Overview:
The RNA shown here (transfer RNA) has 74 nucleotides and comes from an uncultured Bacilli bacterium. Rfam family: tRNA. The coordinates come from a structure-prediction model, not an experiment, and the mean pLDDT is 81.
RNA sequence: GGGGAAUUAGCUCAGUUGGCUAGAGCACCUGCCUUGCACGCAGGGGGUCGCGGGUUCAAGUCCCACAUUCUCCA
Numbered sequence: 001g002g003g004g005a006a007u008u009a010g011c012u013c014a015g016u017u018g019g020c021u022a023g024a025g026c027a028c029c030u031g032c033c034u035u036g037c038a039c040g041c042a043g044g045g046g047g048u049c050g051c052g053g054g055u056u057c058a059a060g061u062c063c064c065a066c067a068u069u070c071u072c073c074a
Base pairs, nucleotide, nucleotide: 001073002072003071004070005069006068007067010026011025012024013023019057028044029043030042031041032040050066052064053063054062
């Protein structure tokens, strides 16, 4: 220098061929339970979907550029 993959909650990840309103587990907070802790049960908070544009009635999803990480070739 060239090719490919990934980027969604604090962490690990789903999200179907663009269409209901963005989700799960763990973690976190509150309450119950306990002499206390843990476990368990109930409830709750947390996201501008890496960044900027474009297409569309509608974008996490499609297109372009950039950034970061991993990988292959040279």